RNA sequence: AAGGAAAAAGGCAAACCCACUGCGAAGUGGGGACGCAAAGCCACGGGACUCUUUGAGUCAGCCGGGUUGCCCAUU
Numbered sequence: 001a002a003g004g005a006a007a008a009a010g011g012c013a014a015a016c017c018c019a020c021u022g023c024g025a026a027g028u029g030g031g032g033a034c035g036c037a038a039a040g041c042c043a044c045g046g047g048a049c050u051c052u053u054u055g056a057g058u059c060a061g062c063c064g065g066g067u068u069g070c071c072c073a074u075u
Base pairs, nucleotide, nucleotide: 001075002074003072004071011036012035016031017030018029019028020027021026034061040067041066042065044064045063046062047059048058049057050056051055
């Protein structure tokens, strides 16, 4: 540097339910686990979605890209 078929330590947490915030997409906290090797972070390109649509927003658990990072059989 590459890789993730295995192990271990640790991590995250879909749907659904409750509370709060928001017109909304959604977000935050608690419960809960379908999954995840970046399901950490960033709206840069594509895409989806919302609204009061020349505009302003949401989604990083849709794909790509950027960036940081744990473990390790292995090359």